[in-house]
RNA sequence: GCGGAUGGCCGGACGGUCGCGCGGGGCAUAUGGGUGAAAGCCCGUUCCGUGAGGAAAGUCCGGGCUCCAGCGGAGCGAUGGCGCCGGGUAACGCCCGGCCGGGGAAACCCGAGGGAAAGCGCCACAGAGAUCAGACCGCCGCCGGGCGACCGGAGGCAAGGGUGAAACGGUGGGGUAAGAGCCCACCGCGCCCCUGGCGACAGGGGCGGCACGGCAAGCCCCGCCAGGAGCAAGGCCGAAUAGGGAUCGCGCGGGCCUUCGGGCCACAGGGAUGCUCCUCCCCAGCGAUCCGGGUAGGCCGCGAGAACGGUGAAGCGAUUCGCCGUCCAGAUGAAUGACCGUCCAGGGCGGGAGCGAUUCCGCCCGGACAGAACCCGGCUUACAGGCCAUCCGCACGC
RNA sequence: GCCGGUUUAGCUCAGCUGGUAGAGCAGCGGUUUUGUAAACCGAAGGUCGGGGGUUCGAGCCCCUCAACCGGCACCA
Numbered sequence: 001g002c003g004g005a006u007g008g009c010c011g012g013a014c015g016g017u018c019g020c021g022c023g024g025g026g027c028a029u030a031u032g033g034g035u036g037a038a039a040g041c042c043c044g045u046u047c048c049g050u051g052a053g054g055a056a057a058g059u060c061c062g063g064g065c066u067c068c069a070g071c072g073g074a075g076c077g078a079u080g081g082c083g084c085c086g087g088g089u090a091a092c093g094c095c096c097g098g099c100c101g102g103g104g105a106a107a108c109c110c111g112a113g114g115g116a117a118a119g120c121g122c123c124a125c126a127g128a129g130a131u132c133a134g135a136c137c138g139c140c141g142c143c144g145g146g147c148g149a150c151c152g153g154a155g156g157c158a159a160g161g162g163u164g165a166a167a168c169g170g171u172g173g174g175g176u177a178a179g180a181g182c183c184c185a186c187c188g189c190g191c192c193c194c195u196g197g198c199g200a201c202a203g204g205g206g207c208g209g210c211a212c213g214g215c216a217a218g219c220c221c222c223g224c225c226a227g228g229a230g231c232a233a234g235g236c237c238g239a240a241u242a243g244g245g246a247u248c249g250c251g252c253g254g255g256c257c258u259u260c261g262g263g264c265c266a267c268a269g270g271g272a273u274g275c276u277c278c279u280c281c282c283c284a285g286c287g288a289u290c291c292g293g294g295u296a297g298g299c300c301g302c303g304a305g306a307a308c309g310g311u312g313a314a315g316c317g318a319u320u321c322g323c324c325g326u327c328c329a330g331a332u333g334a335a336u337g338a339c340c341g342u343c344c345a346g347g348g349c350g351g352g353a354g355c356g357a358u359u360c361c362g363c364c365c366g367g368a369c370a371g372a373a374c375c376c377g378g379c380u381u382a383c384a385g386g387c388c389a390u391c392c393g394c395a396c397g398c
Numbered sequence: 399g400c401c402g403g404u405u406u407a408g409c410u411c412a413g414c415u416g417g418u419a420g421a422g423c424a425g426c427g428g429u430u431u432u433g434u435a436a437a438c439c440g441a442a443g444g445u446c447g448g449g450g451g452u453u454c455g456a457g458c459c460c461c462u463c464a465a466c467c468g469g470c471a472c473c474a
Base pairs, nucleotide, nucleotide: 001394002393003392004391005390006389007388008387009386010385012343013342014341015340016339017338018337020051021050022049023048024047025046026045027044032043033042034041035040053369057380058379060378061377062376063375064374065230066229067228068227070279072278073277074276075275076274079226080225081224082223083222084098085097086096087095088094099113100111101110102109103108114221115220119219120218121215122214123213136161137160138157139156140155142153143152144151145150169187170186171185172184173183174182188210189208190207191206192205193204194203195202196201234300235299236298237297244291245290246289247288248287249286250285253267254265255264256263257262269282270281271280293473294472295471307326308325309324310323311322312321313320314319344367346365347364348363349362350361351360352359353358399470400469401468402467403466404465405464408423409422410421411420417454426440427439428438429437447463448462449461450460451459
């Protein structure tokens, strides 16, 4: 210098003019004005502060928060999800470290990676045979026929060919009429033992002649996890209307007190989203769906947090524990913008120098994907261009 | 903002245990008719919304992206 791998970061900068949202202050005024049914909200001018993202996105996972008297506890079941091992975390389907398998020359990358000897199911077409294997071509000796090439018969066999995604271990040798784990060695597979490791697993030894094909992102089995809904959750204030109608489900059993308005108890009963038991709650009406009616106003929830910056320690790391400092958007038809100038990247064209790499001058273009809406941790997807660090390979020079 | 669903021929839809995808209408050619319609006969028409994965094999199973459709306010 070229090619590649990994991790991290930025994603225009500065200035001017005008404008917008939110918070705070000053001045002005008006016991005003606007809107409105009301509650409430808004109203001039000026200053200061602050104002999108790495994905704010998709809503694919996980949590915080809120409500739901069944949402609690125990057991069983259903449904959904996860799945090598160990660790991290508030939690996860995420992350880190490792194991095994695969790819690459290497750095490094990829893997939804439990169980197919618990059971069921499927394996189309082709093929002789597709899981209780099988014999089309073929190989072999025997018998019969033929001068012979060869033909026929009853058998032995599965090495070779062929079919297929897959053919009931593979390679080599021995053996045999030909063959075959029939026998042997190595590899594979299974079982047992030893050693190392927390473990996945690795290494070694022995035995077994091979019995056990694939699919679980088909049912299923094993282990683990999960209550449901979602800020249009939910709370408060205010207004209006017909606190109306239809259908369905469960129930209206009982006791005590009473000033006769009602109040209390809970054996029975009920608890909508499985069943049983315990516990708890409710108790005379409650609940669900649909039709019809009214209003579509305000405030809270709503941002000091699994926060950000710096730094120390533990750890290979994810991460954890400290110390110091900072306060960093809160809209609700929804602010975060527009224009101009200079510069920084980047690209194009023309001219000059140079053998060339390159360099100088001038002009022009020009900044991706995209925008908070309760918040946070991840994943995934989109993204012009650029920077930094580490590593691998090749070439050249010293 | 939140929650569901759909995508297969030009249109409307089937396809459910994974094995080379069908129906009706429309369009095309022919028969019939003086001609058209109707009727009858025949043939054609498909990246199964895009991409990736599992499997020997995917419309179907899984992941991801895109497009489209629907529902959800409060009061009584």